[in-house]
RNA sequence: ACAUCGGAGAGUUUGAUCCUGGCUCAGGAUGAACGCUAGCGGGAGGCUUAACACAUGCAAGUCGAGGGGUAGGGGAGCAAUCCCCGAGACCGGCGGACGGGUGCGUAACGCGUAUGCAACUUGCCUUAUACAGGGGGAUAGCCCGUGGAAACGCGGAUUAAUACCCCAUAUGUCAUUUGGGUCGCAUGGUCUGGAUGAUAAAACUGAGGUGGUAUAAGAUGGGCAUGCGUCUGAUUAGCUGGUUGGUAAGGUAACGGCUUACCAAGGCGACGAUCAGUAGGGGUUCUGAGAGGAUAAUCCCCCACACUGGUACUGAGACACGGACCAGACUCCUACGGGAGGCAGCAGUGAGGAAUAUUGGUCAAUGGGCGCGAGCCUGAACCAGCCAUUCCGCGUGAAGGAAGAAGGCCUUAUGGGUUGUAAACUUCUUUUCUGUAAGAAGAAAAGUCCCGACGUGUCGGGAUGUGACGGUAUUAUAGGAAUAAGCAUCGGCUAACUCCGUGCCAGCAGCCGCGGUAAUACGGAGGAUGCAAGCGUUAUCCGGAUUUAUUGGGUUUAAAGGGUGCGCAGGUUGUUUUAUAAGUCAGUGGUGAAAGUCUGUCGCUUAACGAUAGGAUUGCCAUUGAUACUGUAGGACUUGAGUAUGGAUGAGGUAGGCGGAAUGUGUAGUGUAGCGGUGAAAUGCAUAGAUAUUACACAGAACGCCGAUUGCGAAGGCAGCUUACUAAUCCAUGACUGACGCUGAGGCACGAAAGCGUGGGGAUCAAACAGGAUUAGAUACCCUGGUAGUCCACGCCGUAAACGAUGAUCACUCGCUGUUUGCGAUAUACAGUAAGCGGCUUAGCGAAAGCAAUAAGUGAUCCACCUGGGGAGUACGAUCGCAAGGUUGAAACUCAAAGGAAUUGACGGGGGCCCGCACAAGCGGAGGAACAUGUGGUUUAAUUCGAUGAUACGCGAGGAACCUUACCUGGGCUUAAAUGGGGAUUGACAGCUGCUGAAAGGUGGCCUUCUUCGGACAAUCUCCAAGGUGCUGCAUGGUUGUCGUCAGCUCGUGCCGUGAGGUGUCGGGUUAAGUCCCAUAACGAGCGCAACCCUUACUGUUAGUUGCCAGCAAGUAAAGUUGGGGACUCUAGCGAGACUGCCACCGUAAGGUGCGAGGAAGGUGGGGAUGACGUCAAAUCAGCACGGCCCUUACGUCCGGGGCGACACACGUGUUACAAUGGGGGGUACAGAGGGGAGCUACUUAGCGAUAAGAUGCGAAUCUCGAAAGCCUCUCGUAGUUCGGAUCGGAGUCUGCAACUCGACUCCGUGAAGCUGGAUUCGCUAGUAAUCGCGCAUCAGCCAUGGCGCGGUGAAUACGUUCCCGGGCCUUGUACACACCGCCCGUCAAGCCAUGGGAGUUGGGGGUGCCUAAAGAUUGUGACCGCAAGGAGCGAUUUAGGGCAAAACCAGCGACUGGGGCUAAGUCGUAACAAGGUAGCCGUACCGGAAGGUGUGGCUGGAACACCUCCUUU
Repeated sequence: ACAUCGGAGAGUUUGAUCCUGGCUCAGGAUGAACGCUAGCGGGAGGCUUAACACAUGCAAGUCGAGGGGUAGGGGAGCAAUCCCCGAGACCGGCGGACGGGUGCGUAACGCGUAUGCAACUUGCCUUAUACAGGGGGAUAGCCCGUGGAAACGCGGAUUAAUACCCCAUAUGUCAUUUGGGUCGCAUGGUCUGGAUGAUAAAACUGAGGUGGUAUAAGAUGGGCAUGCGUCUGAUUAGCUGGUUGGUAAGGUAACGGCUUACCAAGGCGACGAUCAGUAGGGGUUCUGAGAGGAUAAUCCCCCACACUGGUACUGAGACACGGACCAGACUCCUACGGGAGGCAGCAGUGAGGAAUAUUGGUCAAUGGGCGCGAGCCUGAACCAGCCAUUCCGCGUGAAGGAAGAAGGCCUUAUGGGUUGUAAACUUCUUUUCUGUAAGAAGAAAAGUCCCGACGUGUCGGGAUGUGACGGUAUUAUAGGAAUAAGCAUCGGCUAACUCCGUGCCAGCAGCCGCGGUAAUACGGAGGAUGCAAGCGUUAUCCGGAUUUAUUGGGUUUAAAGGGUGCGCAGGUUGUUUUAUAAGUCAGUGGUGAAAGUCUGUCGCUUAACGAUAGGAUUGCCAUUGAUACUGUAGGACUUGAGUAUGGAUGAGGUAGGCGGAAUGUGUAGUGUAGCGGUGAAAUGCAUAGAUAUUACACAGAACGCCGAUUGCGAAGGCAGCUUACUAAUCCAUGACUGACGCUGAGGCACGAAAGCGUGGGGAUCAAACAGGAUUAGAUACCCUGGUAGUCCACGCCGUAAACGAUGAUCACUCGCUGUUUGCGAUAUACAGUAAGCGGCUUAGCGAAAGCAAUAAGUGAUCCACCUGGGGAGUACGAUCGCAAGGUUGAAACUCAAAGGAAUUGACGGGGGCCCGCACAAGCGGAGGAACAUGUGGUUUAAUUCGAUGAUACGCGAGGAACCUUACCUGGGCUUAAAUGGGGAUUGACAGCUGCUGAAAGGUGGCCUUCUUCGGACAAUCUCCAAGGUGCUGCAUGGUUGUCGUCAGCUCGUGCCGUGAGGUGUCGGGUUAAGUCCCAUAACGAGCGCAACCCUUACUGUUAGUUGCCAGCAAGUAAAGUUGGGGACUCUAGCGAGACUGCCACCGUAAGGUGCGAGGAAGGUGGGGAUGACGUCAAAUCAGCACGGCCCUUACGUCCGGGGCGACACACGUGUUACAAUGGGGGGUACAGAGGGGAGCUACUUAGCGAUAAGAUGCGAAUCUCGAAAGCCUCUCGUAGUUCGGAUCGGAGUCUGCAACUCGACUCCGUGAAGCUGGAUUCGCUAGUAAUCGCGCAUCAGCCAUGGCGCGGUGAAUACGUUCCCGGGCCUUGUACACACCGCCCGUCAAGCCAUGGGAGUUGGGGGUGCCUAAAGAUUGUGACCGCAAGGAGCGAUUUAGGGCAAAACCAGCGACUGGGGCUAAGUCGUAACAAGGUAGCCGUACCGGAAGGUGUGGCUGGAACACCUCCUUU
């Protein structure tokens, strides 16, 4: 600069991610319908269904200027009669073939587009030329008669024409024949001569004209032919007899098998014939960025049809919507003999349907028919009516107005928010509305009259004259905000949120999905959002969907590469040159109707709408040119391909021969009791001699070592040695041919295993089968047997995870490395090169995993295949097969997913490493007994409630006789037990004392305030706030348990990955530890670990009272008792000390080892407190708090009594025991930590004792409570005992209002079970277990044997990590993620749904054959009629229709039957996912309730381990 104006996404598979992929939504549209609602105007549209049936009216007539002429009317006249006007009907002309309707049929030259007709026609119209002479016989009407119910006829007489016929004329036209010129691609056309033959006409008249005949030409309309385009199905593959062509004839306006005769045997078809289904086609319309997809209403063009089927007549034109004939169905009339009819014209009716209008006005305009004209006709048309059906426009008011009114709704509620300037109110306006008044344009003509021009019928001017719509549009004026807003939605997508009700109910839902008591998702309300005289819903189409991909997709694993090769057709094809110009490109011409779409301008007040101009119409045809590429024809070339020569290689193939090992069997020998088999066994074999062993023999099958990511082959596949035949590949040479190439739908061939047929063979192994085991069962896994089969020959089958899940061919694109076979001079030295077979990797690609010169990279050619999951590789059909079955291959229905790769977890009857009283090694228990206590269960009026694997069960409860207490029974109270506030009243209330009552309570009596006079205080009544251990721990806070004192859990920045995410945190070491070190795309940090805190162990120092007492002194029966002392113990403050610090060894380091040193203590010294991110919807609404719900003379509250304590039983936790390491008696010693005032109590006295009565000290290092085991000694002697103490009887003590239910303790008596505890199970690793006692909390007392602490005495054992349990880290698999208590498969049973088969049965359309055959047409004849032309009649051919027959196809119903799908909680098993507990899967065969099992071959889309090989780095 030119061109262009044009393209948006979202939800949904997952714990999360990326991808694939379907489903759904947002947009636009409609001849729409339905629901709710509705003020006006303009433009448009209005049976999509039954081409179903139709009452009634109208929709095609007109001409007297073609003809005859009547009824009737008028005039004149007395009348006869004459004159004038003259409807209808009839003959005749033109028009009824246009206009209007519908879409049945039709897949076709029907339509569209472009051509052709040298193969045709065309009334009316235009132009030109020529012509119109003479004659004839009828017929309708009218008249008369007659039949019939009618429709409609029949006979006789008579008559006209622009009706009909004959003759004449013939420039012309046509036919036959014969010359010449010229043109065309061909048949042939055209022009011009000659001869012969045939052929025309009509009149009327206002005398101007109009009309007639022939020919030529034009215009218009039509007919025919052809190229190209024009739906679906191949589960329709072959179709065709006038069929294809020729000759001749006929027919037509015309070509033509259009028809007939004869001849030939053709014609169409995978470039889809035939058949079946569906459908008028186009301009257009809708959508879309476009390419496309869908559509065929209104308007325009073409076609077809007119009750159904057939047929012709007339005519310029029809096989004719409102004509004819015949047949059929239906309807109507009828006198029963016969007749009539065709709304898919306009209205209208019924029916069908979700659904579509008035039985309107006018010919005023436009147009049509007829006519000279006036005019007549016109449901064409123009108008009006109905309908929000659609498009467009307008209105329902505007401005001001905050006490932000009232009311509603919400709320954290004396308040606030919102509805909301919204309303009220003030002012303004009048589109619309109502009334009144005025009032169009559309009208131009024609006609009539007048004038003018030219010169006898045309033009121009003037006047006159006509409006259905319609008194409409419009305008003026008066009045007054007056007459006018709804619908849908508000979880996300998608704009818009709260309350109440409901409680997986009622319901919603386009998809995802909401609803099981706090629903923004259901219903209502308030509010909001969107659109608005409309708004939503439903249906359909396009879009989004690049989800059929030309633009513009894919195929390793998501759906998808054919099992492999050869190869016809087809597609595609190396280098160079010449010609051509089919494709291709450019210019020009024609066409592409109008309307519509687009752009400009203009007109209705605007817009919709309309007018006008332009553009576009991407197409087709013709013509001229260009020649790069493709094509076609010819020539040349060698690099693709092939051939030749010389080498090389190999489990390539086929056939034959040979060999040894092993196995089995047979015979013989040796030999004796078992063999065999398994997790363990058994079945089986064996004293009739097995197994074992030796020798010999036989049989069949398979070929060890070599042997390997080795080699060969197209794939399947191929392995001892050797011979024959045969195929291939590679290398070298560059001799020969010269594009011969590639791919390849159909087709043909090959094609593991299993299987089938026939005949052999049969050693091993081994489906089926049998037996033994295992098991709940075991139709399996294991074992013992064993038949088909496994092997051979011939013939079928034709499938596999036939896999590299990767089609074939060609070219190009970084590197490293191994190996096989060649080549170049010997050499596997090293490098090079060619062809293979492998590994790793750059770029690139990929969703990722991965692929990466052997591509899944970058390009080219051809083929095959895919389009959500299931149903289903199923059904039906076809085809192949002996069968099994293979190939081809759907639909209904159903779901919103199915799927791929990768990530984080979790899990595994996966792996590796590590830890823990986890096991093991030990000690002591539990499980048996009795009792205590808690729980379950049962019981009860109540046995209140909660806790329930580990992580409930001596737990909440650290203390139930009443109280507690929540439960039950009974009796009471209703502002209530307490507190605050308002109001009223009173001076009470309380206290004392009666009665009643079980008490609470009820009901009496007595006694009764202060004051500054304002009131204070108190009580009663009333009002407002109460109260609830009622529900929800799944609405919550807080607190707690557990994993677990396990070593983990995360973050910032960076880096990697599309992303989820990873890295860090992994690896090598080390540790109790993610503790630390090294390494390192990570570097740091946080919460945890550790440390800091408390206590304990040693010690220093400071301080000494209530503690202590060595030395000094006093003193006692004795005693730190006293003076004194700070040394010691002790107390309690502050310090010190321990850090692998030192040594040796090992180690890079961290660290480890050491009967090391030192030290009170040694490797975290012991113990405690301390509990990461999180998990278990873990526990608790009854400790407390709190949302919501519920109760309010009770689910609140007070009181008496009862219950929580029951008791056939089961479980948990404990106590005491079963005895001599003991029991009993006597004597005797030593703690720590705590408590004490309604208390601990010394001491004395009484009692056997529990205790009691006195009395003293102490609010405490002062007083007090206080040890036991132990030690010494006596006794008991293995017993149900001098063990054991339950139970029971009696008598007491203490606490307390009160010990009956239901306390503890004491004494006397009684003296149960129990003699060490089955399966199983618990605790503990050192001051620990075990054992012994003491204290404290709660508490009047105590059911405490419990809990929490304290000290005394004081062990054993740990080889070790195989196993059980729990945990940590790494890795691996996964179909799990509610996370293995997961997921999930099949039969059976139940309900529902669609579908296959099915004896049959019913119906439909189409075709075939035979019989019959109307009208009509063609044809023959035609003695009858006619002057003639011609016709009647009779016959033949053909056909609609009817009948019969067989077959194919399609559909409905169908007893019964097959599988399939779906459906919260049915049955049986557990096949798959982890090594899923026998790895799984594929093909095939057999078997089994079912998943399935087994055999055979194959695959890895199998885990783990070992070995080998290879690669990378150093």
Small-subunit ribosomal RNA from a Prolixibacteraceae bacterium, 1514 nucleotides, folded computationally. Model confidence (mean pLDDT): 82 of 100. It was read from a public genome assembly. The organism belongs to Prolixibacteraceae, within Bacteria. It matches the Rfam family "Bacterial small subunit ribosomal RNA".